Notes:
This is a predicted structure of a 348-nucleotide part of an RNA (small-subunit ribosomal RNA, central domain) from an uncultured Nitrospirota bacterium. Its Rfam family is "Bacterial small subunit ribosomal RNA". Its mean pLDDT, the model's own confidence on a scale to 100, is 90.
Context: one part of a larger RNA
RNA sequence: CUGGGCUUAAAGGGCGAGUAGGCGGUGAGACAAGUCCGAGGUGGAAUCCUCUGGCUUAACCAGAGAACUGCCUUAGAUACUGUUUCACUUGAGUCAGUGAGGGGAGGGCGGAAUUCCCGGUGUAGCGGUGAAAUGCGUAGAUAUCGGGAGGAAGGCCAGUGGCGAAGGCGGCCCUCUGGCGCUGAACUGACGCUGAGGCGCGAAAGCGUGGGUAGCAAACAGGAUUAGAUACCCUGGUAGUCCACGCCCUAAACGGUGGGCAUUAGGUGUAGGGUCUGUAAAGGCUCUGUGCCGAAGGGAAACCAUUAAAUGCCCCGCCUGGGGAGUACGGCCGCAAGGUUGAAACUC
Numbered sequence: 001c002u003g004g005g006c007u008u009a010a011a012g013g014g015c016g017a018g019u020a021g022g023c024g025g026u027g028a029g030a031c032a033a034g035u036c037c038g039a040g041g042u043g044g045a046a047u048c049c050u051c052u053g054g055c056u057u058a059a060c061c062a063g064a065g066a067a068c069u070g071c072c073u074u075a076g077a078u079a080c081u082g083u084u085u086c087a088c089u090u091g092a093g094u095c096a097g098u099g100a101g102g103g104g105a106g107g108g109c110g111g112a113a114u115u116c117c118c119g120g121u122g123u124a125g126c127g128g129u130g131a132a133a134u135g136c137g138u139a140g141a142u143a144u145c146g147g148g149a150g151g152a153a154g155g156c157c158a159g160u161g162g163c164g165a166a167g168g169c170g171g172c173c174c175u176c177u178g179g180c181g182c183u184g185a186a187c188u189g190a191c192g193c194u195g196a197g198g199c200g201c202g203a204a205a206g207c208g209u210g211g212g213u214a215g216c217a218a219a220c221a222g223g224a225u226u227a228g229a230u231a232c233c234c235u236g237g238u239a240g241u242c243c244a245c246g247c248c249c250u251a252a253a254c255g256g257u258g259g260g261c262a263u264u265a266g267g268u269g270u271a272g273g274g275u276c277u278g279u280a281a282a283g284g285c286u287c288u289g290u291g292c293c294g295a296a297g298g299g300a301a302a303c304c305a306u307u308a309a310a311u312g313c314c315c316c317g318c319c320u321g322g323g324g325a326g327u328a329c330g331g332c333c334g335c336a337a338g339g340u341u342g343a344a345a346c347u348c
Base pairs, nucleotide, nucleotide: 004319005318006317007302008301012316014201015200016199021194022193023192025088026087027086028085029084030083031082033081034080035077036076038074039073040072041071042070049065050064051063052062053061054060091191092188093187094186095184096183097182098181099180103177104176105175106174107173108172109171115149116148117147118146119145120144121143125136126135162169163168206247207246208245209244210243211242215241216240220236221235222234223233258315259314260313261312262311263310266293267292268291269290270289271288272287273286274285275284276283277282297304298303321348322347323346330341331340332339333338
């Protein structure tokens, strides 16, 4: 290795575009490298195996055969793989028409609410809790009306509904811009799939410089609770949360399910498109997405089931008892925090 696995037992890389590599549609021709077959050469001896023989036997030893599954040369075969030539259109892409969308970036605008400031009315409370107190208030609060400032977030619509590779994306308008579905079948003619490294993106928190700061709020302070209360509850409150630029690179980055292609009953909802019937309402067929229920099949079961965890093929990543440990050491990266790669002793 023959011959294991990765939803939940150990195990899918956070995600993408892509290098090397691996794998790769249909028809015909050429070649004959892989492949198959024949012949020749070689494949030291010993060992192993079979037979025979020699030491009283065995071990041991000797002889013969077989084997040495390999390599080289050469005559052929051409289905498959490969190389090459010609051709094809169904894979892939382009084009034309059309459609939906919180996809991304920048700029502008508007409303509700909280807070603060100014002015009016008004008077003794407000606030908060299980109950309180700290706190605020006669220097006029809370409440209420008018005016103003500023920051952040986007109510209803809103939907297992949409978009995005993932992270993620939600007021309105404008500019720039990526992707996708459907229809047609005009064009290219296998241009494809995957992808070690490397590269890019990557929530929150965190870091650097500058700005901003309404609300919220680690830390912190006070009040309570309690045996204590470095908490839960309350009153405050700074980083932070926001913006610009630069870092960090992690996550229950989850569908705990890598990507691609093909095949394998149905039913029902929903989103976008096409087409047919119909005056319309509605219905039939069809493609794409997103849910639920279920046949065969799968599964240890839970469950999965055309959005597979079914049946196959291709490529990548990963696992190999628990603890020690995602630690130590070393390398690389980082301003730091730390990240990444990643053991062993020992122990059960």